[in-house]
RNA sequence: UUUUUGGUCCUACGCAACGGCACCCUUUGAACCGUGUCAGGUCCUGACGGAAGCAGCACUAAGAAGAUCGUUCCGUGUGCCGUGGGGUUGCCGAGAAUGA
Numbered sequence: 001u002u003u004u005u006g007g008u009c010c011u012a013c014g015c016a017a018c019g020g021c022a023c024c025c026u027u028u029g030a031a032c033c034g035u036g037u038c039a040g041g042u043c044c045u046g047a048c049g050g051a052a053g054c055a056g057c058a059c060u061a062a063g064a065a066g067a068u069c070g071u072u073c074c075g076u077g078u079g080c081c082g083u084g085g086g087g088u089u090g091c092c093g094a095g096a097a098u099g100a
Base pairs, nucleotide, nucleotide: 001097002096003095004094005093006092007091008090009086010085011084012083013082014081015079016078017076018075019074020073022071023070025066026065027064028063034059035058036057037056042051043050044049
């Protein structure tokens, strides 16, 4: 000096990390327009018995709050982790050849 190759550079995919929604779990949660049970009382009945059903209670819906493992989805250069492709103007490393 030339050249090969790897890294740096760019890019695609993947993986992880971080953040977020939802699911799961807990608590709460309906005067009436949810369910069940329906005291009292009301209605029907000669009676037996029956009907509807307020309050209360229970279970929950929509919703609200909380918690941290996990799962799905979304996002981000957070990583420079893996694989492939691109690129050789430049920088770094390794090898080969040639010349001085």